[in-house]
RNA sequence: GGCCCGUUCGUCUAACGGUUAGGACUCCGGCCUCUCACGCCGGCAAUAGGGGUUCGAAUCCCCUACGGGUCACCA
Numbered sequence: 001g002g003c004c005c006g007u008u009c010g011u012c013u014a015a016c017g018g019u020u021a022g023g024a025c026u027c028c029g030g031c032c033u034c035u036c037a038c039g040c041c042g043g044c045a046a047u048a049g050g051g052g053u054u055c056g057a058a059u060c061c062c063c064u065a066c067g068g069g070u071c072a073c074c075a
Base pairs, nucleotide, nucleotide: 001071002070003069004068005067006066007065010025011024012023013022018055027043028042029041030040031039048064049063050062051061052060
């Protein structure tokens, strides 16, 4: 350098092109308890960036960035 794959809350992980982007853990608040833990209830928090297609994009296409795989180059 060519080709292929990947990128979603702090972490992990869902989402036939039409969800308020869901769940678990963490965190925060409350309840419970003599206290802590456990447990219960509630809350905060994400689609890598840009563009395109579409009535509608996390999802399809292109570019960029980052990561991974593979092949080639390295006289």
Predicted 3D model of a 75-nucleotide RNA (transfer RNA) from a Campylobacterales bacterium. Its Rfam family is "tRNA". Rfam classes the family as a transfer RNA. Taxonomically the source falls in Campylobacterales (Bacteria, Pseudomonadati, Campylobacterota, Epsilonproteobacteria).